[in-house]
Predicted 3D model of an 82-nucleotide RNA (transfer RNA) from a Candidatus Nanopelagicales bacterium. Its mean pLDDT, the model's own confidence on a scale to 100, is 80. RNAcentral holds the sequence, with entries from ENA. RNAcentral records the identical sequence in 2 taxa. It matches the Rfam family "tRNA". From the family's description: Transfer RNA (tRNA) molecules are approximately 80 nucleotides in length. It is annotated as a transfer RNA.
RNA sequence: GCCCGGGUGGCGGAACUGGCAGACGCACUCGGCUUAAACCCGAGGGUCGAAAGACGUGCGGGUUCAAAUCCCGCCCCGGGCA
Numbered sequence: 001g002c003c004c005g006g007g008u009g010g011c012g013g014a015a016c017u018g019g020c021a022g023a024c025g026c027a028c029u030c031g032g033c034u035u036a037a038a039c040c041c042g043a044g045g046g047u048c049g050a051a052a053g054a055c056g057u058g059c060g061g062g063u064u065c066a067a068a069u070c071c072c073g074c075c076c077c078g079g080g081c082a
Base pairs, nucleotide, nucleotide: 001081002080003079004078005077006076007075010026011025012024019065028044029043030042031041032040046055047054048053058074059073060072061071062070
């Protein structure tokens, strides 16, 4: 240099054909149980914010009524070829 796969909350990891983003699990928070804790049970559990609200799928553009998903460029990680 070329080819293939990948990048999604704090972490792992889904999201089929473009149609409620974050299912499910864990961390974590509150409560219960316990002498106390662990285990277990219940509720919550993306970010900022007092709230209203705003933002959020590696970054920047494009297509579309609508993009994690399609198209273009770039960055990073893994594999292959030379």